This is a predicted structure of a 77-nucleotide RNA (c-di-GMP-I riboswitch aptamer) from a Chloroflexota bacterium.
The source organism's lineage runs through Bacteria, Bacillati and Chloroflexota.
The coordinates come from a structure-prediction model, not an experiment, and the mean pLDDT is 79.

RNA sequence: UAAAGGAAAGGGCAAACCACGGGAAACCUUGGGAUGUGAAGUUUUGGGUUUAAAGCUAUGAUUGCCUGGCUGCCAAA
Numbered sequence: 001u002a003a004a005g006g007a008a009a010g011g012g013c014a015a016a017c018c019a020c021g022g023g024a025a026a027c028c029u030u031g032g033g034a035u036g037u038g039a040a041g042u043u044u045u046g047g048g049u050u051u052a053a054a055g056c057u058a059u060g061a062u063u064g065c066c067u068g069g070c071u072g073c074c075a076a077a
Base pairs, nucleotide, nucleotide: 005074006073012037013036017032018031019030021028022027035064041070042069043068046066047065048062049061050060
């Protein structure tokens, strides 16, 4: 110095599940919770996945599925 890395330290986030509420559903808000996480910060850039209220169909949902952009903590090997 921060490309590669996450040992230690400070700090952050919060899966399953539970409760109230919203929704047709997927799923989401808030509170509890603590499986994990070096971007589990942010942005749907592209893809994937998922739902379908008679059937078909995303414009619905998902970034804690992958990927791209931007920002960011540490400094042992």